[in-house]
Context: one part of a larger RNA
RNA sequence: CCGAUAAUGGAUGCCUAGGAGGUUUUGGCCGAGGAAGGACGCAUAUGGCGGCGAUACUCGUCGGGUAGGAGUCAUAAUCCUGUAAUCCGGCGGUUUCCGAAUCGAGCAAUCGACCGCGUCAAACGCGGGAACCAAACAUAAAAGUUCAGCCUUUGGCUGAUAAUAGUGUUUGGUAGGGUACCCGGGGAACUGAAACAUCUAAGUACCCGGAGGAAAAGAAAUCAUAGAGAUUCCCUAAGUAGCGGCGAGCGAAAAGGGAGAAGUCUAAACCGAGCUCAGCUCGGGGUUGCAGGGCAGACGAUAUUUGGUGUUUUAUAUAGCAGAACAGCUUGGAAUAGCUGACCAUAGAGGGUGAAAGUCCUGUAUGCGAAAUGUAAGACACUGAUAGUUUGUACCUAAGUACCAUGGAGGAAGUACUCUGUGGGAAUCUGGGGCGACCACGUUCCAAGACUAAAUACCAAGACCUACCGAUAGUGAACUAGUACCGUGAGGGAAAGGUGAAAAGCACCCCGGGAGGGGGAUGAAAUAGACCUGAAAUUGUCGGCUG
Numbered sequence: 001c002c003g004a005u006a007a008u009g010g011a012u013g014c015c016u017a018g019g020a021g022g023u024u025u026u027g028g029c030c031g032a033g034g035a036a037g038g039a040c041g042c043a044u045a046u047g048g049c050g051g052c053g054a055u056a057c058u059c060g061u062c063g064g065g066u067a068g069g070a071g072u073c074a075u076a077a078u079c080c081u082g083u084a085a086u087c088c089g090g091c092g093g094u095u096u097c098c099g100a101a102u103c104g105a106g107c108a109a110u111c112g113a114c115c116g117c118g119u120c121a122a123a124c125g126c127g128g129g130a131a132c133c134a135a136a137c138a139u140a141a142a143a144g145u146u147c148a149g150c151c152u153u154u155g156g157c158u159g160a161u162a163a164u165a166g167u168g169u170u171u172g173g174u175a176g177g178g179u180a181c182c183c184g185g186g187g188a189a190c191u192g193a194a195a196c197a198u199c200u201a202a203g204u205a206c207c208c209g210g211a212g213g214a215a216a217a218g219a220a221a222u223c224a225u226a227g228a229g230a231u232u233c234c235c236u237a238a239g240u241a242g243c244g245g246c247g248a249g250c251g252a253a254a255a256g257g258g259a260g261a262a263g264u265c266u267a268a269a270c271c272g273a274g275c276u277c278a279g280c281u282c283g284g285g286g287u288u289g290c291a292g293g294g295c296a297g298a299c300g301a302u303a304u305u306u307g308g309u310g311u312u313u314u315a316u317a318u319a320g321c322a323g324a325a326c327a328g329c330u331u332g333g334a335a336u337a338g339c340u341g342a343c344c345a346u347a348g349a350g351g352g353u354g355a356a357a358g359u360c361c362u363g364u365a366u367g368c369g370a371a372a373u374g375u376a377a378g379a380c381a382c383u384g385a386u387a388g389u390u391u392g393u394a395c396c397u398a399a400g401u402a403c404c405a406u407g408g409a410g411g412a413a414g415u416a417c418u419c420u421g422u423g424g425g426a427a428u429c430u431g432g433g434g435c436g437a438c439c440a441c442g443u444u445c446c447a448a449g450a451c452u453a454a455a456u457a458c459c460a461a462g463a464c465c466u467a468c469c470g471a472u473a474g475u476g477a478a479c480u481a482g483u484a485c486c487g488u489g490a491g492g493g494a495a496a497g498g499u500g501a502a503a504a505g506c507a508c509c510c511c512g513g514g515a516g517g518g519g520g521a522u523g524a525a526a527u528a529g530a531c532c533u534g535a536a537a538u539u540g541u542c543g544g545c546u547g
Stems, first nucleotide, its partner, number of pairs: 001544007013532001014498002018469002020466009029177002037098003040053003044076002047073003050057001059092006068080003103112003114128005131174009146160006181212001182210005192199001196245001222228002232259004242250002263451003266398001270284006289429001291397003294393006302387001305385014320368003326341005342359002344348001350362003403424008431446005485492002505531001508519004
């Protein structure tokens, strides 16, 4: 060096218990009635995980369901069960201690008390008490008011008076948590501009506050120039109009097409009642822009839509039920394979079964099912809300507001528009805002009060799908995984899958202190023996070759 053989090692192949991405359906807040999250306990033995809470691997009840069961790793023992267990579902019960944690304290899961009741007392048991906000009730100051009396009389003292603050009790609420989504208040830098300052990154990350199952927005002082007619979302308009150290870059809107559609209530004038009476509270009235309403007069009568509660029906969710049809021979360890002959099919989706099964099991097509609770729609009952026409009059129609100046912010941009600090500061329908400084005409709308479903966002669960991964991949995690381990801490964060159809997991004998090995047994196979396959580097032994 070549070859063989054995070892080491764990690549490769095959597999999947776990992941990834999506479609669709359904659901969406929890909490002082003590949450989320935990600590500690609970089993015959009990370490982890899961479950549960001193009624502790569970209790009651109403349903389903059936012959086995006492969760699992993982057994042994002892029990339960046709008087129906275990199991599945609905509604309840119990639910230690910590935690907003709330009797006080505290180094979370601990310590220390008090009051009432059982109770006359102790043990013991049950109950109670934190703070803040609101309401009701009870009680009630000091000062000041008014009145009276007294005195040493610019005043002082005493007493009375109706309150308020406060205090107490009761009732209701708040608090704390929540992956992502939503609204609001604050708000970077790296970066890009090939440097950098306006600009960009970006109103992003992050912090804070708040709400909900969605949130926000929303019924035009809007757009527009033909008219349209709340908001939201998608497509498009469009990388257009524009903005921009006109650099880098940023970047609309209307119209059009769709999804979904829904509109309402106050303030005021005026009327009535009450009161602490130049006003306030309550009730009626009234709510808009071809202006509307009030008041006075005239006319005139019928409807429409809708909220809540209850009953009931149907559908649906939370357990389930029925569900067709195959045999023989051959090979083999095993038949689902091959051959022969059959059958079912509204079922030849899928999975499992000792190899590859329409007819073995589970399912599938199809049909059926709820005592209880929830959801949706309909019907019925009760109950509440809801609408005029016209003439005159000029009473009302949201004020430190609109608007102006100036300093900012918003939105693609901006002298227009919206919001805003400071200083000024209107009109009242013969009124006011917009229509890109501004003015006129024209046109359009009616601010300075409020509410509002759906289409939309996100998450979870169920079902289904994949020219997605297949254990260095796919989640960090297919296994005791946010575990072990590291860090004071915030935080960081692994490795680790596969015997076999079935443990049938090698009885018994021999060597050995044991580990282990040799026989033997099981098995289709044991070089399948703690494990599939078992590459390479590397190592031992044997044989050959070269020097």
Source information
A computed fold for a 547-nucleotide part of an RNA from Candidatus Levybacteria bacterium RIFCSPLOWO2_02_FULL_37_18, annotated as large-subunit ribosomal RNA, domain I. The organism belongs to Candidatus Levyibacteriota, within Bacteria. The prediction has a mean pLDDT of 81. RNAcentral holds the full RNA, with entries from SILVA.